[in-house]
Molecule: c-di-GMP-I riboswitch aptamer
Organism: Geomobilimonas luticola
RNA sequence: UUCUGACAAGAGCAAACCCGGAGCGAUCCGGGGACGCAAAGCCAGGGGCCUCGCCAUCGAGGCAGCCCAGUAGCCGAA
Numbered sequence: 001u002u003c004u005g006a007c008a009a010g011a012g013c014a015a016a017c018c019c020g021g022a023g024c025g026a027u028c029c030g031g032g033g034a035c036g037c038a039a040a041g042c043c044a045g046g047g048g049c050c051u052c053g054c055c056a057u058c059g060a061g062g063c064a065g066c067c068c069a070g071u072a073g074c075c076g077a078a
Stems, first nucleotide, its partner, number of pairs: 005075001012037002017032006035065001041071002045068003048063006
């Protein structure tokens, strides 16, 4: 340095649900709360899913806790 991830240490995030708020909606923000997570950090580039536009191969959005790519990072056994 790379791979890897322990019944290690220290930290971190926070599903469902509840309360308040934003949005037509998917969903998001704040507080509470923990099912889980070694990237459950960042990033809508590829795929996927979802919403709205009556329908849509078109358009505008959403999801990073669905997968891949990109990117920066903590700790230290086998």